[in-house]
Large-subunit ribosomal RNA, domain V from an Acidobacteriota bacterium, 584 nucleotides, folded computationally. The full RNA is in RNAcentral, with records from ENA.
Context: one part of a larger RNA
RNA sequence: CCCGCAGCUAGACGGAAAGACCCCGUGCACCUUUACUACACCUUAGCGUUGGCGCUUGGUGCAGGAUGUGCAGGAUAGGUGGGAGGCUGUGAAGCCGGGCCGUCAGGUUCGGUGGAGCCGUUGGUGAGAUACCACCCUUCUUGUAUCGUGCGUCUAACCUCAUCCCUUGAAGCAGGGAGAGGGACAGCGUUAGGCGGGUAGUUUGACUGGGGCGGUCGCCUCCUAAAGCGUAACGGAGGCGCGCAAAGGUGGGCUCAGGCUGUUUGGAAAUCAGCCGUAGAGUGUAAAGGCAUAAGCCCGCUUGACUGCGAGACUGACAAGUCGAGCAGGGACGAAAGUCGGCCUUAGUGAUCCGGUGGUUCCGUAUGGAAGGGCCAUCGCUCAUCGGAUAAAAGGUACGCCGGGGAUAACAGGCUUAUCUUGGCCAAGAGUUCACAUCGACGCCAAGGUUUGGCACCUCGAUGUCGGCUCAUCGCAUCCUGGAGCUGAAGAAGGUUCCAAGGGUUCGGCUGUUCGCCGAUUAAAGCGGUACGUGAGCUGGGUUUAGAACGUCGUGAGACAGUUCGGUCCCUAUCUGCUGUGGG
Numbered sequence: 001c002c003c004g005c006a007g008c009u010a011g012a013c014g015g016a017a018a019g020a021c022c023c024c025g026u027g028c029a030c031c032u033u034u035a036c037u038a039c040a041c042c043u044u045a046g047c048g049u050u051g052g053c054g055c056u057u058g059g060u061g062c063a064g065g066a067u068g069u070g071c072a073g074g075a076u077a078g079g080u081g082g083g084a085g086g087c088u089g090u091g092a093a094g095c096c097g098g099g100c101c102g103u104c105a106g107g108u109u110c111g112g113u114g115g116a117g118c119c120g121u122u123g124g125u126g127a128g129a130u131a132c133c134a135c136c137c138u139u140c141u142u143g144u145a146u147c148g149u150g151c152g153u154c155u156a157a158c159c160u161c162a163u164c165c166c167u168u169g170a171a172g173c174a175g176g177g178a179g180a181g182g183g184a185c186a187g188c189g190u191u192a193g194g195c196g197g198g199u200a201g202u203u204u205g206a207c208u209g210g211g212g213c214g215g216u217c218g219c220c221u222c223c224u225a226a227a228g229c230g231u232a233a234c235g236g237a238g239g240c241g242c243g244c245a246a247a248g249g250u251g252g253g254c255u256c257a258g259g260c261u262g263u264u265u266g267g268a269a270a271u272c273a274g275c276c277g278u279a280g281a282g283u284g285u286a287a288a289g290g291c292a293u294a295a296g297c298c299c300g301c302u303u304g305a306c307u308g309c310g311a312g313a314c315u316g317a318c319a320a321g322u323c324g325a326g327c328a329g330g331g332a333c334g335a336a337a338g339u340c341g342g343c344c345u346u347a348g349u350g351a352u353c354c355g356g357u358g359g360u361u362c363c364g365u366a367u368g369g370a371a372g373g374g375c376c377a378u379c380g381c382u383c384a385u386c387g388g389a390u391a392a393a394a395g396g397u398a399c400g401c402c403g404g405g406g407a408u409a410a411c412a413g414g415c416u417u418a419u420c421u422u423g424g425c426c427a428a429g430a431g432u433u434c435a436c437a438u439c440g441a442c443g444c445c446a447a448g449g450u451u452u453g454g455c456a457c458c459u460c461g462a463u464g465u466c467g468g469c470u471c472a473u474c475g476c477a478u479c480c481u482g483g484a485g486c487u488g489a490a491g492a493a494g495g496u497u498c499c500a501a502g503g504g505u506u507c508g509g510c511u512g513u514u515c516g517c518c519g520a521u522u523a524a525a526g527c528g529g530u531a532c533g534u535g536a537g538c539u540g541g542g543u544u545u546a547g548a549a550c551g552u553c554g555u556g557a558g559a560c561a562g563u564u565c566g567g568u569c570c571c572u573a574u575c576u577g578c579u580g581u582g583g584g
Stems, first nucleotide, its partner, number of pairs: 001584008010576003014571002022405004027401002029397004035202005042194008051154005057148010068137001078136005085119003094113008158182004163178005205217003214234001218240006241386001242284001243343002248302007256280001258276005282291002285348001287346003306329004312323003318387001331340003354380007362373002412459001413457001414455003418452001420448006429439002466541001467539003471533001472530005479504003482499006506520005547565004551560003
C1' cells in the first nucleotide's frame, strides 16, 4: 500500500414521511355568536274548510222621535227657504201625578182632571218667530236592514273512543254501521307580522424588513428629488373632506409692517401729526410659488358665480384632470379703449348601475292615447379599503385538512457587531505628599465573535429543540501547580503585570433547569469554542399536539413566554471515519 473479518456510530446537511410549527391561497372543513341572509319550528291575526239559535255591544244606510241658554231681550233664539195665518170639542189654558234632558232657569212627553181658549204678524235683536211647512247641521234615542265584537247554547261539518256489531277467522290495525264524548273550537290549508345558531349557505380587506398588535389606505403643499418632467421607503414636516350673495364682476381711488420725533388722560402698545420705510405687512383657510402697475385696502354701480359652442394645447396606460384665443345670443361696469364664462394660484372629493324630481319639438308593440322609456337639467353614496367585488356579512380551531414557500418567521449556521466581553490611549482625580503600587471620571481607539439583537443568504419533497448522562477535543483572555518584573514587597500573606495550555480542576441539598443559592471539602473547585459538541449514543424532567382543571380574558366557540396532573423517542450500517484483528 491492497483485500477481508468482528465491532463503534462522528460524517455522508444519513433513511423514513411533497414540515404538523410559521406565512401565503380572494383553498377546505367543522365549531361559535347580539356577523349577514335564508329556512324549519313556535307564535299572532285575516280568509277558507265553517253551520243553527239567543243575548250583548259597535260601525253604516233608511224611517220615527228628540236635541241646541254669549250679551240686550216676555226666555234654553242651531242654519236656510217658504209664509199671514195656525192649533183647538178627534177636546185649549190651568191643576195633579209619572218618565227623559238639563249650562237648574226651565224644556219636553205620557196619564188623569178640567172646561173654552192658546199662539203668530206689531216694540227690542247683527239675524224672527217650534204660529205652521220643508230641507239640512251637532248630539242623543227607538225600530229595521246589513257588516262585525263578546258571551252562552245546539248539532250536522270536523275530531276522539283499548264501547258494541259486521267485513273477520285470533286481533288494542283499517273500513262500514251504532253508541258515547268534544264541537264550529281544535286540526288542516293559505296570506301577512313577530320570534328564530334549531338548521343551512357564506362573509370576516390589503400594505407590512415574517405574521399578529399598532399605524396607514383618497386629495393638496414642501423637502427627500441628484439645476427639464418624473421618481421609492411603516423617510422628514404640515393641511383638506370647506368658506364667501360678497370674500364675485366692473369703474375709480389708496399703500403696508416697523422705526424716529412730537403730543391731554395714555402706560411698551389705543387715536393724532411730520419724516424714513421694496414690502421686513396683507392676501378667508396648510405650505410653496406669486403679488406695490398691486392679486393687498376703500368707495360707486352691479350679477359674466351667463346660454350655445370652441381652433389649439398641457397632462395622463386608460378613465379622468387642466388651460384656452375666438364666434353667436342677450347682458354688467366704464366717457372710451376695454374687462367680465366666479374667487392670487394649486386641496374642499366619488366612476357605473339603480331610483326620484322638473322640462322636452324624441320613441311609444294594429291605430289614437296611456303605461313605460330616451334626451336636457338636477337630486340620493365617510361606496373614506376613497378606480367604488353585494342592496345586505363577525369570530374560533391545540380536533384540524389540502395546495404551496426557505419568495417568509421560530433552532442552528452565515454577514454585521448596536449591545456584550476583553484590551488599549488621554489623564481630571483618589491614593497624607505623589496622576500611573493600586484605582481611574469626561471622552477616544481597537480586538473577539461566548450575550441580547439587526439582516432574511443555504435548508419548510424536514438541518430533531432545553437540560441531564456518556464520551470527548480545541483556544487561552490561566482557577491550581511552574517561572519572572513592579509594589503603598520588613517577614508571612497579598496586589498587579509578564511568560506558560504539561497535567489537574471535588462530593452533596433545592430546582426540569443551564444559571444560581446553600452545606462540606480542595492546590484549584477557570472562562469559552466545537450545529448554545454529542438523541442512526442513552434519557425525556422542561418546552411544544390530542384529555382535564384553576386564575384571568372573551356573550361564545375558545385563548394566555400564566399555572397544574397526564401524555408512543423508529432505523438489521452501503460509503467515509475510527477500534481490534487476519491475509497478501